[in-house]
Context: one part of a larger RNA
RNA sequence: CUCUCGCUUAGGAACUAGGCAAACUGGCCCCGUAACUUCGGAAGAAGGGGUGCCCUAUUUCUUGAACCCGUACAGGGGGAGGGAAAUGGGGCCGCAGUGAAUGGGCUCUCGUGACUGUUUAACAAAAACACAGGACUCUGCUGAAAUCACAAGAUGAUGUAUAGGGUGUGACGCCUGCCCGGUGCCGGAAGGUCAUGGAGAGGUGUUAGCCGCAAGGCGAAGCACUGAACUUAAGCCCCGGUAAACGGCGGCCGUAACUAUAACGGUCCUAAGGUAGCGAAAUUCCUUGUCGGGUAAGUUCCGACCUGCACGAAUGGCGUAACAAAGAGAGCGCUGUCUUGGCGAGAGGCUCGGCGAAAUUGUGGUAUCCGUGAAGACGCGGAUUACCCGCGGUUAGACGAAAAGACCCCAUGAAGCUUUACUGUAACUUGUUAUUGCGUUUUGGGAUUGGAUACGUAGGAUAGGUGGGAGGCGUUGAUGUCCCGGUUUUGGCCGGGGCGGAGCCAACCUUGAAAUACCACCUUUCUAGUUCUGAGACGCUAACCUCGAACCCUCAUUAAACAGGGCGGGGGACAGUGGCAGGCUGGCAGUUUAACUGGGGCGGUUGCCUCCAAAAGAGUAACGGAGGCGUCCAAAGGUUCCCUCAGGGCGAAUAGAAAUCGCCUGUCGAGUGCAAGAGCAGAAGGGAGCUUAACUGCAAGGCCUACAAGCCGAGCAGAUGGGAAACCAGGGUCUAGUGAUCCGGUGGUUGAAUGUGGAAUUGCCAUCGCUCAACGGACAAAAGCUACUCUGGGGAUAACAGGCUUAUAGGAUCCAAGAGCCCAUAUCGACGAUCCUGUUUGGCACCUCGAUGUCGGCUCAUCGCAUCCUCCCGCUGAAGCAGGUGGGAAGGGUUUGGCUGUUCGCCAAUUAAAGCGGUACGUGAGCUGGGUUCAGUACGUCGUGAGACAGUACGGUCUCUAUCUACCGUGGGCGCAGGAAUCUUGAGGGUGAGUCGUCUCUAGUACGAGAGGACCGAGAUGAACGCACCUCUGGCGUACCGGUUGGCCCGCCAGGGCCAUGGCCGGAUAAACUACUGUGCGGACGGGAUAAACGCUGAAAGCAUCUAAGCGUGAAGCCCACCCCAAGAUGAAGAUUCCCCACUCAUUAUGAGUGUUAAAGACCUCCCGUAGACUACGGGUUUGAUAGGUUGGAUGUGGAAGUCCCGCAAGGGAUGGAGCUAACCAAUACUAAUCGGUCGUGCGG
Repeated sequence: CUCUCGCUUAGGAACUAGGCAAACUGGCCCCGUAACUUCGGAAGAAGGGGUGCCCUAUUUCUUGAACCCGUACAGGGGGAGGGAAAUGGGGCCGCAGUGAAUGGGCUCUCGUGACUGUUUAACAAAAACACAGGACUCUGCUGAAAUCACAAGAUGAUGUAUAGGGUGUGACGCCUGCCCGGUGCCGGAAGGUCAUGGAGAGGUGUUAGCCGCAAGGCGAAGCACUGAACUUAAGCCCCGGUAAACGGCGGCCGUAACUAUAACGGUCCUAAGGUAGCGAAAUUCCUUGUCGGGUAAGUUCCGACCUGCACGAAUGGCGUAACAAAGAGAGCGCUGUCUUGGCGAGAGGCUCGGCGAAAUUGUGGUAUCCGUGAAGACGCGGAUUACCCGCGGUUAGACGAAAAGACCCCAUGAAGCUUUACUGUAACUUGUUAUUGCGUUUUGGGAUUGGAUACGUAGGAUAGGUGGGAGGCGUUGAUGUCCCGGUUUUGGCCGGGGCGGAGCCAACCUUGAAAUACCACCUUUCUAGUUCUGAGACGCUAACCUCGAACCCUCAUUAAACAGGGCGGGGGACAGUGGCAGGCUGGCAGUUUAACUGGGGCGGUUGCCUCCAAAAGAGUAACGGAGGCGUCCAAAGGUUCCCUCAGGGCGAAUAGAAAUCGCCUGUCGAGUGCAAGAGCAGAAGGGAGCUUAACUGCAAGGCCUACAAGCCGAGCAGAUGGGAAACCAGGGUCUAGUGAUCCGGUGGUUGAAUGUGGAAUUGCCAUCGCUCAACGGACAAAAGCUACUCUGGGGAUAACAGGCUUAUAGGAUCCAAGAGCCCAUAUCGACGAUCCUGUUUGGCACCUCGAUGUCGGCUCAUCGCAUCCUCCCGCUGAAGCAGGUGGGAAGGGUUUGGCUGUUCGCCAAUUAAAGCGGUACGUGAGCUGGGUUCAGUACGUCGUGAGACAGUACGGUCUCUAUCUACCGUGGGCGCAGGAAUCUUGAGGGUGAGUCGUCUCUAGUACGAGAGGACCGAGAUGAACGCACCUCUGGCGUACCGGUUGGCCCGCCAGGGCCAUGGCCGGAUAAACUACUGUGCGGACGGGAUAAACGCUGAAAGCAUCUAAGCGUGAAGCCCACCCCAAGAUGAAGAUUCCCCACUCAUUAUGAGUGUUAAAGACCUCCCGUAGACUACGGGUUUGAUAGGUUGGAUGUGGAAGUCCCGCAAGGGAUGGAGCUAACCAAUACUAAUCGGUCGUGCGG
């Protein structure tokens, strides 16, 4: 020092994000208990009282002796005595009687959730989940719906709509408004669209044959390939319904006799415009809204208001008793949370002994400052400092350790999730087909056969078309007439039957067309038959499905079962299953979801043309500055010929500034389809004539250029236009008007064409189809979220900090318009100008992404000065006091609270004052963790959704034993030219201290009309701060004394010991320690040199001038003075005292050797403490009081034990201020400092 505990004067939450932690409370009995309430609660509410021991009485319960009754047993009576509890009375002791241990602190208000429950094993226990209740929806059961599964099978359920599944809501109370336009779901025999299949018009290929001299053409059947109508389900469109389905629920303007507001009116839009209730809210940005309450002071809290950024009704609205280890606020009690600390106990730490890791580690002989530098240096430069080496400590640095940053960006990385991204797909659903058979009936379509049918007008009248045609029909019964049937345009036409008995029709007149007189072919519509094909309804049974217990297999074995068969029941060609096809389909799967970018996102942009930038060749970048294009023209092209514009002046009817006309002037200012530039008057501008070169096949040579592209082009051949001709013409005054390749279409073309011939198909030429506009175009085909995240990388790139810069910010100076009654400069100072700083917000992206922890608080600081106070001055619009403003000045000082995470700020109360900044916005290997910034959850808002929000709210793991430097301490070594002991000096250092108020006197004086009220000087007393100490006051005092509870032990009593936090409680030592809780002392006085300032003398400059020479005064500031350290001050200082040999040799500084000695002094060992981690330091060591003991005393406690007496007892009294008494003061050698050992030498270069 850390951890875990005990105590603590005065105060009592002042601590802090927050009473976190701790303390208080606590058992049992009695009394008593509010609002509110779902009548259960709330409630142990709150708040009070009692509690031990002894004696006694009563009552109750229990046990139950003698004895009695009973022949005996059984049983009954009897109630003494014992025990327990309650109550009453009396008594006893202590500070204290649940005496220890165990063992709720309480209250008020609010939000949320009804409740008990459940949850993220290991950072979230919650307001989240669940829940009973209410609602919607699905499900009728021969495999319910739903779920698992390929299937079989199973759950649901041995259940059956009072059942089961799903969804959202969430007790209870009062309620639950409007909208069906969108999406979803449900319903809908019409209509539209629509797959495979059916159907098959038509087409294509081939070619027997025919034609043709040939080339070649035509071309039946068949075989192939195609293929239009028509037919056909669900779905979608469409029509309705549905919101306790997903969801949604407006704007503008005006109006009332103060103002304000708007019951009222107008208008636009909508599917409908938010009702009740609530409302600055878990929702309110602005916002600390405003008002009220609470507080000295309230960003929180409660109550209101309503301006609801952005409440709102089962993603439920508003309330609500009870409940909550949950959230917010307040109070009482209580406390070491704090003011502000102190003492004590234990465990570590430290020392010794034993055992003995780890991370880390380029090598290390590892200092400070200023600078430099990849921009923050132990290692570079300069300067300074520093004898060598430990130990204990502290963490400022080593951009400390740990973890290839989780934030951010990047990757044609990954994964999970979402959806109206893309593409698929399970499942579901619909049709068709197979399994799949028989019959009845209705009905559609095609083909074919027969029959019928056909009315504009004109016309005899109901003329279908075309062709042929002059005759046809008739006793095998014509005209006519009667009846019946069909049809109808109501005129009639057709058919059948009867009567009847010989003609009837056509050719003519009208008509585009002439007769159903007759024949043939065909068209429309209808009808009958046959045939093919489709649809519907019904019936059947044999496939198929299913049910049943009895029979078989099959009882060996007592039982039972699967599967199969038989028999019987039900269904039935349906269902189911397989194939094909359509629909639906984030249930599932695979993927995509651009780049540039002063980080990324949002925004903007992406190809082409023109200009500037572009620095006089070309070219040249930026999210530099400006504009255009994605065409147009049959003339706006070609050619030949001709012309000159815009503007201005003058003139001229309507006529004006501008209409058209004339004259003059007019080098380019007009015009040139469209942007700009470059051009153009010899025109490229304006007009006229004739025309199509807006041609075909090429192309030397160049420009440009990575490629691919792009551009210019004389000339040659053909054909053509204009011109008399020379000539010109392969579009347009030029530069934009665009898209590679693949794929596909069309036209042309014997190039190829798979045995051969054809053909399918393909090549080549021409041409068409891309806002492939992300425009050199990944595919025909593609959006999002991730805070649940992951990987690889990046300081190539953001957030923090540093660096550079200083726009912004802050500060200063200059000028002086103005105001200040007058007067620029007491004070303020516009418009402007010049600088400084590196505190703001930024810019840049230079170190760091194989990690430089981020706001605020606490702790501890340190520096600057642009000074808040104190000190000294100038000016004042300074009378005094008090101020304003400026100069000097950094010595010291610079408060406590309320609110909020806050820094800041506001407020309360003080103060001399409550300074501003830097230090990685100082300080997390020092603490905290309230904020921000992971995972949970909720609200508002946004989003279809997953999710998101510098919006809000509740909750949410802070690791590290210190190697080096540094710093605070403390030793060892060596040195300081002999060795010691004691005492000093002070170079130097710390820059340790340095502060200020109030009162009194001077003096109610100076000043002032008064009110008021000083300078200077003298004194007193304080605040805060610091140092030291323990006499006093206190604290503590686990080595002292006493009281006392429960228990164990010493056999019992008595008396003691031990355990329970020293068990708890009371007190406590001239002990130690200690107090902003006690006491003493300190800052000073003074000297020197100065700052601003004020002066003397005084020139330059005959004056003036504080200055230039010279001399003064002058501040809490500077240097001393005061205090502390200090000779490693290696420059090693000084003083005093003490101590230490003979010989030989060689030689003269001295060296070598032999013998001998072992000083002064110190250390070890030993007893200790005023010292102390260890070491050191100090005291002592028998010539001794050092420690222990003993004796005495002091102090504390508070009256010991034993005995006696009193009392029934608890207990009391006496002996007796008793007994005991740590560390204190003395005395006393009883014990232990015993015995010993080591170092240090001999006179000193």